[in-house]
RNA sequence: GGCCCUGUCUUCUAGAGGCCUAGGAAGUUGGAUUUUCAUUCCAAAAACACGGGUUCGAAUCCCGUCAGGGUCA
Numbered sequence: 001g002g003c004c005c006u007g008u009c010u011u012c013u014a015g016a017g018g019c020c021u022a023g024g025a026a027g028u029u030g031g032a033u034u035u036u037c038a039u040u041c042c043a044a045a046a047a048c049a050c051g052g053g054u055u056c057g058a059a060u061c062c063c064g065u066c067a068g069g070g071u072c073a
Base pairs, nucleotide, nucleotide: 001072002071003070004069005068006067007066010026011025012024013023018056028044029043030042031041032040049065050064051063052062053061
């Protein structure tokens, strides 16, 4: 350098054009329970890599950039 794959809360992950103001688990914070801690229960905060395009409508489809991985040389 060519080609392919991937990018969603702190982490892992669901999503396949409208039901998404984006769900779940772990973690964090607050509360309940407990003499205390742990466990258990309840609640809360927290995300679509970036730019453009298609469409009435995009996390989802297309193009580019960036980052990571694989492969060929």
Predicted 3D model of a 73-nucleotide RNA (transfer RNA) from Parcubacteria group bacterium RIFCSPHIGHO2_01_FULL_47_10b.
Model confidence (mean pLDDT): 82 of 100.
It matches the Rfam family "tRNA". Rfam describes the family as follows. Transfer RNA (tRNA) molecules are approximately 80 nucleotides in length.